[in-house]
Molecule: transfer RNA
Organism: candidate division WWE3 bacterium CG_4_9_14_0_2_um_filter_35_11
RNA sequence: GGCCCCGUCGUCUAGUGGUCUAGGACAUCUGGUUUUCAUCCAGAAGAUCGCGGGUUCGAACCCCGCCGGGGUCA
Numbered sequence: 001g002g003c004c005c006c007g008u009c010g011u012c013u014a015g016u017g018g019u020c021u022a023g024g025a026c027a028u029c030u031g032g033u034u035u036u037c038a039u040c041c042a043g044a045a046g047a048u049c050g051c052g053g054g055u056u057c058g059a060a061c062c063c064c065g066c067c068g069g070g071g072u073c074a
Stems, first nucleotide, its partner, number of pairs: 001073007010026004018057001028044005050066005
């Protein structure tokens, strides 16, 4: 340098055009239970989806460029 894959709450992830102003698990916080801790139960907070542009009535999702990570070929 060419080609391919990936980037979504603190972490791991679901979602592949419209009931998604984004769901779940773990973690965190609050309350209940317990003599206390742990466990268990209930609740809360937390991502405008890597960045910019485009297509569309509508984009996390499709297209282009860039950035970052991984793989492969030379």